[in-house]
RNA sequence: CGGGAGAGAGCGGCGUCGCCGCCGCCGAAGGCGCAACCGGCCCCCGGAAACGCUCAGGCAAAAGGACCG
Numbered sequence: 001c002g003g004g005a006g007a008g009a010g011c012g013g014c015g016u017c018g019c020c021g022c023c024g025c026c027g028a029a030g031g032c033g034c035a036a037c038c039g040g041c042c043c044c045c046g047g048a049a050a051c052g053c054u055c056a057g058g059c060a061a062a063a064g065g066a067c068c069g
Base pairs, nucleotide, nucleotide: 001069002068003067008023010022011021012020013019014018024059025058026057030055031053032052033051037047038046039045040044
């Protein structure tokens, strides 16, 4: 640099393309885990996922985006 998913273009309010509140959802920034798995001086400790949680973030487009090239 390129590709890149999921979930309401929800309702209401306002100083309106943004913000706030409410409900319903998503998981692939990040974060956390009581966690698969791995390791060690092994019944303890360490590392830790694309798993789990959903705090954050996200649910038209844009932006972001793990991961791949």

Description: A computed fold for a 69-nucleotide RNA from a Pseudomonadota bacterium, annotated as Glycine riboswitch aptamer. Rfam family: Glycine riboswitch aptamer. Rfam describes the family as follows. This family represents the bacterial glycine riboswitch. Rfam links the family to the GO term glycine biosynthetic process. The source organism's lineage runs through Bacteria, Pseudomonadati and Pseudomonadota. It was read from a public genome assembly, where an Rfam model found it.